[in-house]
RNA sequence: UGUUUAUCCAGAGAGGGUAAAGGAUCUGGCCUGAUGAUCCCUCAGCAGCGGACCUUGCAAAGAGGUACUGUGCUAAAUCCAGCGGUAAUCCCGGCAGAUAAACA
Numbered sequence: 001u002g003u004u005u006a007u008c009c010a011g012a013g014a015g016g017g018u019a020a021a022g023g024a025u026c027u028g029g030c031c032u033g034a035u036g037a038u039c040c041c042u043c044a045g046c047a048g049c050g051g052a053c054c055u056u057g058c059a060a061a062g063a064g065g066u067a068c069u070g071u072g073c074u075a076a077a078u079c080c081a082g083c084g085g086u087a088a089u090c091c092c093g094g095c096a097g098a099u100a101a102a103c104a
Stems, first nucleotide, its partner, number of pairs: 001104008013043005021032003026082004044074003048071004052066005078096001083093003
């Protein structure tokens, strides 16, 4: 980097540095931001996925838990819509994206 599968309305912020943009991309909205956003570092936290362990269980499955480990995450539903279904909203599905696991 690609493929497949699963999940994406839950949860969780302080300090320091930096300095003007940022919320993936485009369009339209709506937000965040000099009371310092974004990004980086430190510390803290959360518990989604895999591992490990614990409880339940004869076992397996399933369910629940521990934050030990690999990751991930810590404004707003992936901030919302865009494409299709519907008269339309809701809703459902899809595209794109993110994360994890497996494989190449």
Model confidence (mean pLDDT): 83 of 100. The RNA shown here (SAM riboswitch aptamer (S box leader)) has 104 nucleotides and comes from Sporolactobacillus sp. STSJ-5. The sequence was found by an Rfam model in a public genome assembly.